[in-house]
Molecule: Bacterial RNase P class A
Organism: Bacteroidales bacterium
RNA sequence: GAGGCAGGCCGUCCUGUCGCGUUCUGCAAGCUUGCAGGAUGAGGAAAGUCCGGGCAACACAGAGCAGCAUACUUCCUAACAGGAAGCCGGGUUGCCCUAAAGGGCAGCCUGAGAGAUAGUGCCGCAGAAAAUAACCGCCCGGUGCCGGUUUACCGGCACGGGUAAGGGUGAAAACGUGAGGUAAGAGCUCACGGCCUGUCCGGGUGACCGGACAGGCGGGUAAACCUUAUGCGUUGAAAGGUCAAAUAUACCGGGGGCUGAGGGUUGCUCGCCCGAUCCCGGAGGGUAGACCGAUUGAAGUAAUGCGUGAGCAUUAUUCCAGAUAAAUGACAGGAGGUAACCAUAAAGUUGCUACAGAACCCGGCUUACAGGUCUGCCUCUUUU
Numbered sequence: 001g002a003g004g005c006a007g008g009c010c011g012u013c014c015u016g017u018c019g020c021g022u023u024c025u026g027c028a029a030g031c032u033u034g035c036a037g038g039a040u041g042a043g044g045a046a047a048g049u050c051c052g053g054g055c056a057a058c059a060c061a062g063a064g065c066a067g068c069a070u071a072c073u074u075c076c077u078a079a080c081a082g083g084a085a086g087c088c089g090g091g092u093u094g095c096c097c098u099a100a101a102g103g104g105c106a107g108c109c110u111g112a113g114a115g116a117u118a119g120u121g122c123c124g125c126a127g128a129a130a131a132u133a134a135c136c137g138c139c140c141g142g143u144g145c146c147g148g149u150u151u152a153c154c155g156g157c158a159c160g161g162g163u164a165a166g167g168g169u170g171a172a173a174a175c176g177u178g179a180g181g182u183a184a185g186a187g188c189u190c191a192c193g194g195c196c197u198g199u200c201c202g203g204g205u206g207a208c209c210g211g212a213c214a215g216g217c218g219g220g221u222a223a224a225c226c227u228u229a230u231g232c233g234u235u236g237a238a239a240g241g242u243c244a245a246a247u248a249u250a251c252c253g254g255g256g257g258c259u260g261a262g263g264g265u266u267g268c269u270c271g272c273c274c275g276a277u278c279c280c281g282g283a284g285g286g287u288a289g290a291c292c293g294a295u296u297g298a299a300g301u302a303a304u305g306c307g308u309g310a311g312c313a314u315u316a317u318u319c320c321a322g323a324u325a326a327a328u329g330a331c332a333g334g335a336g337g338u339a340a341c342c343a344u345a346a347a348g349u350u351g352c353u354a355c356a357g358a359a360c361c362c363g364g365c366u367u368a369c370a371g372g373u374c375u376g377c378c379u380c381u382u383u384u
Stems, first nucleotide, its partner, number of pairs: 001380010012335007020041009043355001047366002050364005055236004062270005067232005072086005087113001088111010114227002119225002121221003135167002137163004142159007175193006194217010240292004251282005262274004299318008336353006
């Protein structure tokens, strides 16, 4: 210097003219109108509607069965399927220890991280065999035959027996490496390791880590069914409420009156609660305006302190949309950024300037995005 990966921030600015919404002041007007002035006015995702809450209404009595969600530890938070730090597992790069197996340190990536000794399944093809193992091979302390031979002995074939160290198949083949031993081999024996179970000791808030002793040794898969533990009321601003206005004391069907129609309780059942000129449905008629909810809040910014960190506390300061068919803009000039041409640079010319628009509010997650900038790591190249 170039490229890649990961994470964070910004993502247009200025001037002029004209036009909008809310609110304040003043002057008119007289019922939300006009004029002048001030303040303020769409995001990092406002998107998706995937989670969690605030708020509002109804309910709040559980039990059984089912459904859904979560699943290592501690901490943060109003809470979360979110975030921070760690523990363990897997992968990879570099360096180091070792006879080898196997380990140690550092960096990066990653886990849908409870349970396989509660049970049931599955592991295709290949391979002898995926757990009642023997294709090639190795061996003969056995039988028979043939050959080289005087015998001893050597070699070959068939039958029988032994074997799981070597080779093959495979993602995976009876824990691994080394030595001894054996006819040849095997935890058969020993040393060093790995994994599982149990007991004890030490460290840590904890998940776990380290050590000693004893016993044992086919695995994988629960993003297969399943088991275990914990949890889950519903609806959603078109929620919900206030005022005004108007009407039909009319019709049809069904149910019911305390021995309970109907409604509520995640779904169903039981139970429980509310419940009567009532409830469900059909046809028909009248009215349909205004206000609240509605933006001061788990709020923003700055400083200081505490904490590994996510964050927390204190002090100071600020008010930063509230529309209701829906405002937050249009035009002109200039600037910034970027691409191409000139070409090697400056200047210049031309083009482009992303994703995208609040609607009760807040915290997360996911998705979209022209371009710029910062930090960390890796690879390559070049110069000093």